Predicted 3D model of a 374-nucleotide RNA (Bacterial RNase P class A) from a Longimicrobiales bacterium. It matches the Rfam family "Bacterial RNase P class A". The family's RNA type in Rfam is ribozyme.
[in-house]
RNA sequence: GGAGCAUGCGAGUGAAGGUCGCUGCCGGCACGUACGUCGCCGGCAGAGGAAAGUCCGAGCUCCGCAGGACAGGACGCCGGGUAACGCCCGGGCGCCGCGAGGCGAUGGACAGUGCCACAGAGAGCAGACCGCCGAUGGCCCCUCGGGGCACAGGCAAGGGUGAAAGGGUGCGGUAAGAGCGCACCGGGCCCCUGGCAACAGCGGGUCGCACGGUAAACCCCGUCCGGAGCAAGGCCGAAUAGGGGACGAGGGGUCGUCCGCCCCGUCGGAGUCCCGGGUAGGCUGCACGAGGCGUCCCGAGAGGGGCGUCCCAGAGAAAUGACCUUCCCCCACCCCGGUGGGGACAGAACUCGGCUUAUUCGCAUGCCCCGCGG
Numbered sequence: 001g002g003a004g005c006a007u008g009c010g011a012g013u014g015a016a017g018g019u020c021g022c023u024g025c026c027g028g029c030a031c032g033u034a035c036g037u038c039g040c041c042g043g044c045a046g047a048g049g050a051a052a053g054u055c056c057g058a059g060c061u062c063c064g065c066a067g068g069a070c071a072g073g074a075c076g077c078c079g080g081g082u083a084a085c086g087c088c089c090g091g092g093c094g095c096c097g098c099g100a101g102g103c104g105a106u107g108g109a110c111a112g113u114g115c116c117a118c119a120g121a122g123a124g125c126a127g128a129c130c131g132c133c134g135a136u137g138g139c140c141c142c143u144c145g146g147g148g149c150a151c152a153g154g155c156a157a158g159g160g161u162g163a164a165a166g167g168g169u170g171c172g173g174u175a176a177g178a179g180c181g182c183a184c185c186g187g188g189c190c191c192c193u194g195g196c197a198a199c200a201g202c203g204g205g206u207c208g209c210a211c212g213g214u215a216a217a218c219c220c221c222g223u224c225c226g227g228a229g230c231a232a233g234g235c236c237g238a239a240u241a242g243g244g245g246a247c248g249a250g251g252g253g254u255c256g257u258c259c260g261c262c263c264c265g266u267c268g269g270a271g272u273c274c275c276g277g278g279u280a281g282g283c284u285g286c287a288c289g290a291g292g293c294g295u296c297c298c299g300a301g302a303g304g305g306g307c308g309u310c311c312c313a314g315a316g317a318a319a320u321g322a323c324c325u326u327c328c329c330c331c332a333c334c335c336c337g338g339u340g341g342g343g344a345c346a347g348a349a350c351u352c353g354g355c356u357u358a359u360u361c362g363c364a365u366g367c368c369c370c371g372c373g374g
Base pairs, nucleotide, nucleotide: 001370002369004367005366006365007364008363009362010361011360014327015326016325017324018323019322020321022046023045024044025043026042027041028040029039030037031036048345052356053355055354056353057352058351059350060229061228062227063226072225073224074223075222076221077091078090079089080088081087092106093104094103095102096101107220108219112218113217114214115213116212129159130158131155132154133153136152137151138149139148140147141146167185168184169183170182171181172180186209187207188206189205190204191203192201193200194199233284234283235282236281243275244274245273246272247271250264251263252262253261254260291310292309293308294307295306296305297304298303328343329342330341331340332339333338334337
């Protein structure tokens, strides 16, 4: 100098200034009997790393519940973290990468069942297409030493098929071969050593090797799981209609009064009063919390603990904005400081812990590989 890997962080219509607004809270003024508000003024606060998907796990709330089992679902190496988790940290194992590192639903295939397409002779206690041999038996030739054929038969080395063909390399052995024998490697079982464990060991013994793959196939084993969700739930509560109770013979219209007339009603009862339920609506839940920031200690880490400090959006589904000036980053053009354009994904609604997905620019730290120079 180039090319990467991992982890963490910031936030972009960013910073400073100005003008005008929006939402919530607090204070004051005005109106006003308390309470309160068509208002006016001032102060403070006002989106995210994902607020998203609603996929997991919880808090909280209501309902249900004697205890347990079955069914069903999720998860699944080991240890740790956590309120909990299907999340996170560390480690083991397997695969990939020269490497830093990355990826893995990663328990059990001697409990049982099923499946292994196509190709291939054969896909499970297998098989002989090409091939090799033909020692032995058979046939033929013969100079009696032997030679030939490949019929019986033997083989599983070599070729071929396949994702996978019943260990690998070598030597011996044989007619040719073969764990048939041996050495090394691999593997099973037992022990030893290290490790909390998963597991590991070019540690020992033993066994010629017996046990192919598949469980995001059924299944077996282990752990966990009652249901619904802030439209949960709690409190207050009209008007009208309807329910119950008490009193109860009158009540209303015809423009004021009387008469007259009309309507409703006289115990299945008008009307008046009272009570209770529900609805509209209002308040609450609802912003002090597994909380933020700083610092110290413990831990390899996820994380845990102590101390100090701060109060930090909250609604109606709707607020969190607009403009101007200067500056920041990127791109293009013009004659070197101007002009024009652009600056992602997206946006709270009961609240947290995760995961996943979307997305732009930048920063920091540690590490790996290559080239060059000293």
It is recorded under the gene name rnpB. The coordinates come from a structure-prediction model, not an experiment, and the mean pLDDT is 77. The RNAcentral record of the sequence draws on ENA.